[in-house]
Context: one part of a larger RNA
RNA sequence: UGACGGGGGCCCGCACAAGCAGCGGAGCGUGUGGUUUAAUUCGACGCAACGCGAAGAACCUUACCCAGGUUUGACAUGCAUCUGCAAGCCGCUGAAAAGCGGUCGCCUUCGAGGGUGAUGCACAGGUGCUGCAUGGUUGUCGUCAGCUCGUGUCGUGAGAUGUUGGGUUAAGUCCCGCAACGAGCGCAACCCCUACGGCCAGUUACUUGUGUCUGGCGGGACUGCCGGCUUUCGGCCGGAGGAAGGCGGGGAUGACGUCAAAUCCGCAUGGCCCUUACACCUGGGGCGACACACACGCUACAAUGGCUAGGACAGCGCGUCGCAAGCCGGCAACGGUAAGCUAAUCGCCCAAACCUAGUCCCAGUGCAGAUCGAGGGCUGCAACUCGCCCUCGUGAAGGUGGAGUUGCUAGUAACCGCGUAUCAGCUAUGGCGCGGUGAAUACGUUCCCGGGCCU
Numbered sequence: 001u002g003a004c005g006g007g008g009g010c011c012c013g014c015a016c017a018a019g020c021a022g023c024g025g026a027g028c029g030u031g032u033g034g035u036u037u038a039a040u041u042c043g044a045c046g047c048a049a050c051g052c053g054a055a056g057a058a059c060c061u062u063a064c065c066c067a068g069g070u071u072u073g074a075c076a077u078g079c080a081u082c083u084g085c086a087a088g089c090c091g092c093u094g095a096a097a098a099g100c101g102g103u104c105g106c107c108u109u110c111g112a113g114g115g116u117g118a119u120g121c122a123c124a125g126g127u128g129c130u131g132c133a134u135g136g137u138u139g140u141c142g143u144c145a146g147c148u149c150g151u152g153u154c155g156u157g158a159g160a161u162g163u164u165g166g167g168u169u170a171a172g173u174c175c176c177g178c179a180a181c182g183a184g185c186g187c188a189a190c191c192c193c194u195a196c197g198g199c200c201a202g203u204u205a206c207u208u209g210u211g212u213c214u215g216g217c218g219g220g221a222c223u224g225c226c227g228g229c230u231u232u233c234g235g236c237c238g239g240a241g242g243a244a245g246g247c248g249g250g251g252a253u254g255a256c257g258u259c260a261a262a263u264c265c266g267c268a269u270g271g272c273c274c275u276u277a278c279a280c281c282u283g284g285g286g287c288g289a290c291a292c293a294c295a296c297g298c299u300a301c302a303a304u305g306g307c308u309a310g311g312a313c314a315g316c317g318c319g320u321c322g323c324a325a326g327c328c329g330g331c332a333a334c335g336g337u338a339a340g341c342u343a344a345u346c347g348c349c350c351a352a353a354c355c356u357a358g359u360c361c362c363a364g365u366g367c368a369g370a371u372c373g374a375g376g377g378c379u380g381c382a383a384c385u386c387g388c389c390c391u392c393g394u395g396a397a398g399g400u401g402g403a404g405u406u407g408c409u410a411g412u413a414a415c416c417g418c419g420u421a422u423c424a425g426c427u428a429u430g431g432c433g434c435g436g437u438g439a440a441u442a443c444g445u446u447c448c449c450g451g452g453c454c455u
Stems, first nucleotide, its partner, number of pairs: 007455007015445002019408005026299008034290002042053002064285007073123001077122006088103006125274002128272003134268002136263003139259001141257001146185006152161003165176003191251004196219001198217005205210002222245001225239006301401001305360007317348003322341002326337004367398001372393007414437007
């Protein structure tokens, strides 16, 4: 000077408390450990690993295993020599890769060159190791209010001062005081969305002249006004007006640094290692195993409900390799046909919870839907390992979950559905968004956790 303390003072945060809904019990989904395996590829491990890299593992992906093959190589550059060479198509062998044979066949220019193949040499190649050699990027404390510098001053010096103190703030925010005076990175503001008007422009919107809406420009909120409190400085409390009030709500934005934090398997890269193999191609398998254990979720255990019938209201998005209306067939998944749409025009697109009527009558049930059987549909070269969907049948555990533990302070939680990236299809109950319905509670800061300032 810091860090730490079951030292003190002051102050914050869904940190506790007050509430609401959960998790922990059940079944299933996903991830992980473990075990197993020829292989179950690798990484991530308190918070800050475990629906994480993976925004799509049947083949591919794929890095793993088994088998079959290749050795200047799947890919790059250069040199030398040779050549009517390869691809494609056909036949044979083969699981394929590939091999053998046949056929077709060059362009420009007029054999200098390009392209191609073979051979040889330099070399290629490596998701092999080291994230404790690194760049770049990221997580985290933490959107916490801090971290520093110049000059001056003090101290022998390490250093201190400033940055402490009194108020105040979400804030090292601002004010006052002060051997300090200033400044920088952070805070705030400038950016985007949203809540209210105005002006301009309007088609594909609504409708017959509008402006819902879209785009652009600009206004509006600043403690500006009033009252009270406070050293009359900064500000706080209340009120008016206002669509909005004291940071209006949300996002983007992450200081100096910490964890030798994470990543050599995104990429780049030093060093080391492999070079007929630790490289490359292909077929099949595995990443999907299953006595178990944990993490995160989904669905339930029912009557504030299930089922049947009828009725109503969104927003974000996406679509020509596509979205597909309508009509026909099918109980359905879906199939056939086909208009429109490069999309405010056409389509995905009937939102669901909700409302109305009926039924069930508290039971392992007309709850719940796992599991299994049968039949079908779709994608795709191909659904056995290992896809999704439909119909019929089957109908398991489960009657609100121990110790413990999580989220959330308002259009939030909870409940309800919809869209989308990846994507042929999909194991999505995940991720990221969107709207609909819409609460309870906060006395307070003693205590638990994390953090800031002073000592």

The part of an RNA shown here (small-subunit ribosomal RNA, 3' major domain) has 455 nucleotides and comes from an uncultured bacterium. Its mean pLDDT, the model's own confidence on a scale to 100, is 85.